[in-house]
Molecule: transfer RNA
Organism: Verrucomicrobia bacterium ADurb.Bin345
RNA sequence: GGGGGCGUAGCUCAGUUGGGAGAGCACCAGAAUGGCAUUCUGGGGGUCGAGGGUUCAACUCCCUUCGCCUCCACCA
Repeated sequence: GGGGGCGUAGCUCAGUUGGGAGAGCACCAGAAUGGCAUUCUGGGGGUCGAGGGUUCAACUCCCUUCGCCUCCACCA
């Protein structure tokens, strides 16, 4: 330098026929218990890596770009 993959909540990830942003764990509150653990119920939390474009509408399609992983090439 070239190809491919990944980037979504604090963590692990789902969602890619373009129209609701979600799950589990964690966190907060309440209930059950004498208390803890635990269980149940409810709740908060996101510029979907960044910028731009297409579209009535973009996590999703296109372009550029950043980071990580991987393969190849080049130099030594």